[in-house]
RNA sequence: AUCUCAUCCAGAGAGGCGGAGGGACCGGCCCUGCGAAGCCUCGGCAACCAAGCGUGCUACCCUGCACACGCUAUGGUGCCAAUUCCGUCAGACCCCCGGCGGGUACUGGAAGAUGAGAC
Numbered sequence: 001a002u003c004u005c006a007u008c009c010a011g012a013g014a015g016g017c018g019g020a021g022g023g024a025c026c027g028g029c030c031c032u033g034c035g036a037a038g039c040c041u042c043g044g045c046a047a048c049c050a051a052g053c054g055u056g057c058u059a060c061c062c063u064g065c066a067c068a069c070g071c072u073a074u075g076g077u078g079c080c081a082a083u084u085c086c087g088u089c090a091g092a093c094c095c096c097c098g099g100c101g102g103g104u105a106c107u108g109g110a111a112g113a114u115g116a117g118a119c
Stems, first nucleotide, its partner, number of pairs: 002118007013042005021031003026087003043080003048076003051072006084111001089108003092104004
């Protein structure tokens, strides 16, 4: 880098260095010298993977594996403005009505992000 699967309306920021950008792309709309990105320190959130523990399941009984659910938050990631900030493509419904118009905690997709796995 590519492919597969799962999740994405919840949650969680201070300090130091730095010095103008950032929110993936495009459009919108925001954030930002009351200090952006990036780096460092400490803190936090969460529970994807591993680990440990508990319960269930199997059986006459016991033990163990696998599986399911839960707990812990020890290790590996991740994350800590706004729903992935919103939209983009197709459909549904509503409105103005004939404009490929406007709207919606709607449905599906695309793209993206993160994790786990494959090659």

The RNA shown here (SAM riboswitch aptamer (S box leader)) has 119 nucleotides and comes from a Chloroflexota bacterium. Of the family's consensus pairs, 94% are formed in the model. Its mean pLDDT, the model's own confidence on a scale to 100, is 81.